[in-house]
The prediction has a mean pLDDT of 80. This is a predicted complex of two RNAs, RNase P RNA and transfer RNA, with 436 nucleotides together. It holds a member of the Rfam family "Bacterial RNase P class A". Rfam's curators write: Ribonuclease P (RNase P) is a ubiquitous endoribonuclease, found in archaea, bacteria and eukarya as well as chloroplasts and mitochondria. The family's RNA type in Rfam is ribozyme.

RNA sequence: ACGGGUCGACAGACGGCCGCGUCGCCCGCAGGGGCGCCGAGGAACGUCCGGGCUCCGCAGAGCAGGGCGGUGGGUAACGCCCACCCGGAGCAAUCCGCGAGAAAGUGCAACAGAGAGCAGACCGCCUCGUCGUCCGUCGACGGGGUAAGGGUGAAACGGUGGUGUAAGAGACCACCAGGGGCCCGGGUGACCGGGCUCGCUAGGUAAACCUCGCCCGGAGCAAGGCCAGACAGACACCGAUGACGCUGCUCGCCGAGGUGUCGGGUAGGCCGCUGGAGGCCUGCGGCAACGCAGGUCCGAGAUGGAUGGCCGUCGCCGGUCCGCAUGGGCCGGCACAGAACCCGGCGUAUCGUCGGCCCGUUUGC
RNA sequence: GGGGACGUCGUUCAAUGGUAGGACGGCUGCUUCCCAAGCAGCCAACGCGGGUUCGAUUCCCGUCGUCCCCU
Numbered sequence: 001a002c003g004g005g006u007c008g009a010c011a012g013a014c015g016g017c018c019g020c021g022u023c024g025c026c027c028g029c030a031g032g033g034g035c036g037c038c039g040a041g042g043a044a045c046g047u048c049c050g051g052g053c054u055c056c057g058c059a060g061a062g063c064a065g066g067g068c069g070g071u072g073g074g075u076a077a078c079g080c081c082c083a084c085c086c087g088g089a090g091c092a093a094u095c096c097g098c099g100a101g102a103a104a105g106u107g108c109a110a111c112a113g114a115g116a117g118c119a120g121a122c123c124g125c126c127u128c129g130u131c132g133u134c135c136g137u138c139g140a141c142g143g144g145g146u147a148a149g150g151g152u153g154a155a156a157c158g159g160u161g162g163u164g165u166a167a168g169a170g171a172c173c174a175c176c177a178g179g180g181g182c183c184c185g186g187g188u189g190a191c192c193g194g195g196c197u198c199g200c201u202a203g204g205u206a207a208a209c210c211u212c213g214c215c216c217g218g219a220g221c222a223a224g225g226c227c228a229g230a231c232a233g234a235c236a237c238c239g240a241u242g243a244c245g246c247u248g249c250u251c252g253c254c255g256a257g258g259u260g261u262c263g264g265g266u267a268g269g270c271c272g273c274u275g276g277a278g279g280c281c282u283g284c285g286g287c288a289a290c291g292c293a294g295g296u297c298c299g300a301g302a303u304g305g306a307u308g309g310c311c312g313u314c315g316c317c318g319g320u321c322c323g324c325a326u327g328g329g330c331c332g333g334c335a336c337a338g339a340a341c342c343c344g345g346c347g348u349a350u351c352g353u354c355g356g357c358c359c360g361u362u363u364g365c
Numbered sequence: 366g367g368g369g370a371c372g373u374c375g376u377u378c379a380a381u382g383g384u385a386g387g388a389c390g391g392c393u394g395c396u397u398c399c400c401a402a403g404c405a406g407c408c409a410a411c412g413c414g415g416g417u418u419c420g421a422u423u424c425c426c427g428u429c430g431u432c433c434c435c436u
Stems, first nucleotide, its partner, number of pairs: 001361010012314007020039002023036005041336001045347002048345005053220004060251004065216005070084005085099001086097004100211002105209002107205002122150002124146009158176006177201002179198008224271004233262006245253002278297008315334008366435007375389004383419001391407005412428005
């Protein structure tokens, strides 16, 4: 220099004018008006997980159902994050993995193929019998042996060489690969390394049923509480033989109203409401995620729902024109998106810009 | 706020994990003097991106879109 990987930051800046919303102050009897402060995000989004908070009778047991799935750690918790292990991809940095169990059971595998799951004789190889014969251990038919070779397939029951045999075969032997059992060493552990032994060679699929381990009470800020105001009840059904509810079912608990249809009234205010598992800096512990301590900072809160528009200067990008060129003129553009109880994650969208570290190739010193 | 279902030829519907199939429509030919009807043939699709698997429309994850229910 080029190419790549990874981690992180930013999300146009400044000024002016007009407009919108909360709050504070002032004016007005009031509708309202004036001034001032402040006023979206990295994803506020999707609502896919996890929690806080609130209510329910404080939520118990079993079943069913759902979720998770290497190991260790982090956390309020998680399906998230970090580190490591194993497997895969890459020359590497690094990335990816729903990564428990297939020697518990059941199921599934199209087409091709002889055979697809305690395998399988189509061709081939070997052998026996009968027959034929151009007499060549040649041919046809039938019986048997054989998984070494061919062929099919995504997948065919370890690989190579030898011994052996009629031909063959872990049948036996050597080496290699994998596995089971026992033991030793390292590691918290997943796991790794080694020794002895057993010829043991066991196929795939659980994002198929299933098995194992762990986790999960229900509802949601329209939760829930307070204040003010209005109104008119009727009918049906269930209910102390326990309704309704917790909870889908059973048990258990609770204990008096409940459910539905029609009709009537209202559609106001306040709290919850935003300062919190919060951000930043420094120090310490830890490989890290993160934790602890100290300092410092933190002004959206609507309720039919505000945060928008115009102009100027500068910045960036694209097009075009002038110019040898530095550059200049003109035009256009500057994403994705947008709070509604609050947090932690994940996922997705996004014009672009900048920085740190690492890897590969090449060159120079 | 809570929950559910579905995306397949142009349209409307199918399809145990194993060559995506009808019906209507379109095109071509036959039939007819011509058209329609009829007959024969052809064209044409699994919303998108990953994953599991030998193999995915089907199973899983993400995403986009549409519809429905309760409040």